[in-house]
RNA sequence: UAAGCAUAUCCGUGGGGCAGAUAUUAUAGCGAACCUGGUGAGGUCCGAAAGGAAGCAGCCAUAAGCUAUAAUAUCUGCGUUCACGGAUAUGCUUACUA
Numbered sequence: 001u002a003a004g005c006a007u008a009u010c011c012g013u014g015g016g017g018c019a020g021a022u023a024u025u026a027u028a029g030c031g032a033a034c035c036u037g038g039u040g041a042g043g044u045c046c047g048a049a050a051g052g053a054a055g056c057a058g059c060c061a062u063a064a065g066c067u068a069u070a071a072u073a074u075c076u077g078c079g080u081u082c083a084c085g086g087a088u089a090u091g092c093u094u095a096c097u098a
Stems, first nucleotide, its partner, number of pairs: 001095016017078014036061004044053003
C1' cells in the first nucleotide's frame, strides 16, 4: 500500500418496538328548562253528563355533542432495535514494497 474479517461512529433506505396526534368504524356510558319523541301526577280548558283536548314538572328513549375501550389507516418524535448499502476510524490476518 492492497485485499479480507471484526468493532465503533456517521449518512441513506426499508422493517419492528415505545410514546403522542388526527381520521374512520364498532361497543359502552353521559347527554336537550323551552325551540326532539313517548308517557304524563298536579293543575288548566271544552262538555248538562259520559267523556275529550292541550299539556308544566317528573320519568323513559334519544339528536347534536362529549368521554372510555378496541381495531384499521396516516403523520410526528426517540440517548429504541434489526437488516442492507456507503463513508470514516481502530484492531487482527494474508500478500507485496521500502